A computed fold for a 73-nucleotide RNA from Candidatus Pacebacteria bacterium CG_4_9_14_0_2_um_filter_40_15, annotated as transfer RNA. Model confidence (mean pLDDT): 82 of 100. Lineage of the source: Bacteria > Bacillati > Minisyncoccota. Its Rfam family is "tRNA". The family's RNA type in Rfam is transfer RNA.
[in-house]
């Protein structure tokens, strides 16, 4: 320099053909126990990498920046 692929919650990741953002571990609380853990209910969690742009509507499609990996010169 070319080209693919990824970027969603503290983490690990899903998210369909553009149509209310979700799991799982985690975090408070509660009840259980003599406490502490195991459990079990309940409660918390997002500017969906920045920025533009198409649509009624965008995590999903278009452009372009930034990272991080992978290939080829």
């Nucleotide at each position: 320099g070319a080209g693919c692929c990824g970027a969603u919650a503290g983490c690990u990741c899903a998210g369909c053909u553009g149509g209310u953002a979700g799991a799982g571990c985690g975090g408070u609380a509660a009840g259980c126990u003599u406490a502490u853990a195991c459990c079990u209910u309940a409660c918390u969690g997002g500017u969906c990498g920045g920025g533009g742009g198409u649509u009624c509507g965008a995590g999903u499609c278009c452009c372009u920046c930034u990272c991080g990996g992978c290939u080829c010169a």